[in-house]
The prediction has a mean pLDDT of 84. A computed fold for a 351-nucleotide part of an RNA from an uncultured bacterium, annotated as small-subunit ribosomal RNA, central domain. It matches the Rfam family "Bacterial small subunit ribosomal RNA". Rfam links the family to the GO terms ribosome and structural constituent of ribosome. The full RNA is in RNAcentral, with records from ENA and SILVA.

Context: one part of a larger RNA
RNA sequence: UUGGGUUUAAAGGGUGCGCAGGCGGAGGUGCAAGUCAGCGGUCAAAUUGCGGGGCUCAACCCCCGUACUGCCGUUGAAACUGCAUCCCUUGAGUGCGCGAAAAAUAUGCGGAAUGCUUGGUGUAACGGUGAAAUGCAUAAAUAUCACGCGAAACUCCGAUUGCGAAGGCAGCAUACCGGCGCGCAACUGACGUUCAUGCACGAAAGCGUGGGUAUCGAACAGGAUUAGAUUACCCUGGUAGUCCACGCAGUAAACGAUGAACACUAACUGUUCGGCCAGAAUGAUGGCUGAGUGGUACAGCGAAAGCGUUAAGUGUUCCACCUGGGGAGUACGCCGGCAACGGUGAAACUC
Numbered sequence: 001u002u003g004g005g006u007u008u009a010a011a012g013g014g015u016g017c018g019c020a021g022g023c024g025g026a027g028g029u030g031c032a033a034g035u036c037a038g039c040g041g042u043c044a045a046a047u048u049g050c051g052g053g054g055c056u057c058a059a060c061c062c063c064c065g066u067a068c069u070g071c072c073g074u075u076g077a078a079a080c081u082g083c084a085u086c087c088c089u090u091g092a093g094u095g096c097g098c099g100a101a102a103a104a105u106a107u108g109c110g111g112a113a114u115g116c117u118u119g120g121u122g123u124a125a126c127g128g129u130g131a132a133a134u135g136c137a138u139a140a141a142u143a144u145c146a147c148g149c150g151a152a153a154c155u156c157c158g159a160u161u162g163c164g165a166a167g168g169c170a171g172c173a174u175a176c177c178g179g180c181g182c183g184c185a186a187c188u189g190a191c192g193u194u195c196a197u198g199c200a201c202g203a204a205a206g207c208g209u210g211g212g213u214a215u216c217g218a219a220c221a222g223g224a225u226u227a228g229a230u231u232a233c234c235c236u237g238g239u240a241g242u243c244c245a246c247g248c249a250g251u252a253a254a255c256g257a258u259g260a261a262c263a264c265u266a267a268c269u270g271u272u273c274g275g276c277c278a279g280a281a282u283g284a285u286g287g288c289u290g291a292g293u294g295g296u297a298c299a300g301c302g303a304a305a306g307c308g309u310u311a312a313g314u315g316u317u318c319c320a321c322c323u324g325g326g327g328a329g330u331a332c333g334c335c336g337g338c339a340a341c342g343g344u345g346a347a348a349c350u351c
Base pairs, nucleotide, nucleotide: 003323004322005321006320007305008304012319014201015200016199017198021194022193023192025088027086028085029084030083031082033081034080035077036076037075038074039073040072041071042070048067049066050065051064052063053062054060091191092188093187094186095184096183097182098181099180105175106174107173108172109171110154115149116148118146119145120144121143126135162169163168206248207247208246209245210244211243216241220237221236222235223234259318260317261316262315263314264313267296268295269294270293271292272291273290274289275288276287277286278285300307301306324351325350326349333344334343335342336341
């Protein structure tokens, strides 16, 4: 390389959009590039493969036949691919009518709790732990009441719940904006799918500038613990950070450790959001149907665990990735970055 693979053994890109490229629905007609068939030419000889022949056999040699799977020309075929054209509606999209949701962004508002200021009541402790101590407190703490300040997060509802491409999203209201589902079948008429490069988004921590700082809290300080503990668990404090704006960074067990799309393949049961029918005449409930989200399970698959219409089943298309362990996600180079570092990514050697 071929092949075989990628939930857990090595292996699905963090996610989307999408150019090139690949692949692509039903019908009619034409062309004949691919395809197929006939004929002709060429593919020198030797060599080589196959079938024969000659040296007693073989190697070897010679002769004969054939192959040399190819290329070119020409004449045809038209099922498939392609191209051109006409056409269709089921894929896809639009429209109309409903519907649900913590999707995003901005602004405003709310109550509880922690902390703090001031004042009142009140007096000797409080706090913390396995036990203590550091700490705090007669300059009146802790506790409690009242007015106030400030920042951050939104109890209950709340749920294998919902929404989002993923990261993620939860008090309430408003504005603006994105996606989705169902029904109708009015419109377009294959407009689809996948996607290297590219572009965009991307938790936490981190970085830059400016603000903010209630809580928590790397580092740090102190107290304990201990044989030792400056390096841990525990305690008292506490800076960066945690929060906001703008910019950078671009990584995670970014996980369903499971790429995307389409089609097909027993059932049963819960739940969310629609539609239709029956029932009832506002409700309960039942049946059917569509989209999600869970559980069990047949066939099948799987090394097994398990998966099982939300597939890891059966198939098709496209992309990404793997090829023994360590060395190593390292070195070097290049690209990106303010830096931290990220991307790409070896070898010697060794088992």